[in-house]
Predicted 3D model of RNase P RNA and transfer RNA as a complex of 450 nucleotides. Rfam match: Bacterial RNase P class A. Rfam classes the family as a ribozyme. Rfam links the family to the GO terms dimeric ribonuclease P complex, ribonuclease P activity and tRNA processing. About the family: Ribonuclease P (RNase P) is a ubiquitous endoribonuclease, found in archaea, bacteria and eukarya as well as chloroplasts and mitochondria.
RNA sequence: UCAGAAGAUCGGAUGGCCGCUCCCGCAAGGGGGAGGAAAGUCCGGGCUUCAUGGAAAUACAGCGCCGGGUAACGCCCGGGCGGCGCAAGCCGACAGACAGUGCAACAGAAAGCAAACCGCCUUUUGGGUUUCGAUUCAAAGGGUAAGGGUGAAAGGGUGGGGUAAGAGCCCACCGCGUUUUUGGUAACAAAAACGGCACGGUAAACCUCGCUGGAAGCAAGACCAAAUAGGGACUGCAAGUUAUUGACUUAACAGGCGCAUUUUCACGUCGCAGUCCGGGUAGGUCGCUCGAGGUGUCUGGUAACAGACAUCCCAGAUGAAUGGCCGUCCCCCGGAAACGGGGACAGAACCCGGCUUACAGAUCGUCUGAUGUA
RNA sequence: GCCGGCUUAGCUCAGUUGGUAGAGCAGUUGAUUUGUAAUCAUCAGGUCGGGAGUUCGAGUCCCCCAGCCGGCACCA
Repeated sequence: UCAGAAGAUCGGAUGGCCGCUCCCGCAAGGGGGAGGAAAGUCCGGGCUUCAUGGAAAUACAGCGCCGGGUAACGCCCGGGCGGCGCAAGCCGACAGACAGUGCAACAGAAAGCAAACCGCCUUUUGGGUUUCGAUUCAAAGGGUAAGGGUGAAAGGGUGGGGUAAGAGCCCACCGCGUUUUUGGUAACAAAAACGGCACGGUAAACCUCGCUGGAAGCAAGACCAAAUAGGGACUGCAAGUUAUUGACUUAACAGGCGCAUUUUCACGUCGCAGUCCGGGUAGGUCGCUCGAGGUGUCUGGUAACAGACAUCCCAGAUGAAUGGCCGUCCCCCGGAAACGGGGACAGAACCCGGCUUACAGAUCGUCUGAUGUA
Repeated sequence: GCCGGCUUAGCUCAGUUGGUAGAGCAGUUGAUUUGUAAUCAUCAGGUCGGGAGUUCGAGUCCCCCAGCCGGCACCA
C1' cells in the first nucleotide's frame, strides 16, 4: 500500500421566537419530554384475573454437547466436537437409527434378513482354426462385489500377498467398534490391547429418552358515575335414596360444578355448563411508571457477571404531546465562485431481560494474509 | 395495544402420509354457422408472496421477513 476479520461508540451540534404535553407552585414562573432498534410480537420474567390448596397420570407445546452466568430463558460467556477459510476468524436444531413403525419417485440387474446387466474365471456340449501344445465363437450351468454402467446412496479405504478369477481370504497403515489406563469438574482427548467389519441414510417423519411449562393477557383488572327490558330461545348432564313432618320443610348420603383431560384427598358451593337473539352506556379515576434503574470509581472473576461505595431522578399521552420558522457551524453532492439541494432506518402506549429484522454516514483502538521499502 | 387466520395460472379454488403442480371460468387456434353466441377439439400460461435451512429431493417440514383479512370494551 492492497485485500480481509472481529469489537466498541455516535447517529447532526448550538442559539432565538412561537406552540403542544406532564409535574411542582396561590401566582409569577421553574423543570422533564422518543430509540438503538421505541419495530416484528419470536422467547423469558414481573404484574393482574380465573374462589382455594396439594398429589399422580395422560395429552399438548417447547428445548436437547459440557461447565458457568442470570430473577428466568430457546439468551450470554468460556470450553469440547464437526464443517469452511492460507490465516485472523466464522457457522452449527450438536441426544438416540443394534426399542419399534414408516419413507427412498425416476433410473438401475439389484434399494434394505442385499443383488449377477456388462465384464472376469471355470465346467459341459456344439462349431471354427490348427504347427495337435492350444486358441476362439455360441448356448447352458456354476463361481466372483476387484472393474464398467445406474443412482443422492451399491454393505470400509489405499497398497501388497493370495487365487482359476476374486473377496478382510491374509498382512501393513488409516478408519470403525469394544475394553483398559492416563489427563480433564465435564463434554472430550491421547495411548495400549483386542476385534476382521458385524453397525448405510432420514427423527426440522411418527417415535424413544431426559428436562421445562396451569390458562389468558393492561382492551388484564379494581372503583365511581350514567342508562336499559337484571329480558328471551335452544342444547347437554343432573333433578336420586333414606329419615323427619299431616304437608311445606329440615338433615344425612349420593350426585353436579370449581377454566386442557382423567383419577384421588381436603375445602367451598347447590342446579351446573355451553350456544344464540335482544336491550343500554361508550364518561371519569386508579393500574401508570423509582426500576432485576442509570452514571462513575474500586474489588473478585479469563469472561459473561457479581459485590461495595458515591452520585442522579431521566416521557407518561388516550380524537393520543414530543412540533414549526429563522440564524450560525459540521458532513455529503453539484458548481470556478456566489450559491443551490440533501442529512439513514424509523417513532413510546403496563414495565423489564434477550433474540431477530431495518439502518446514510462518522469515529476509536485491535488482529490476519500478500507485496514493497529501510 | 393484544390475539388468530390466509397468500398456488388473469380470476375463484384443489393439492391425502415430502417424489414431474391440477380443476372451473377467462384467453389462443381450428371446426361448426351466411355471421355471432353456445358446442366440440386443441394450445399456451406458474421461480406455489420473498429469503435462508433440513432432506438425495420442499407447494408440503422448520426459521426469518413482506402483504392482506378477521376478532376484542363495560353494564344488566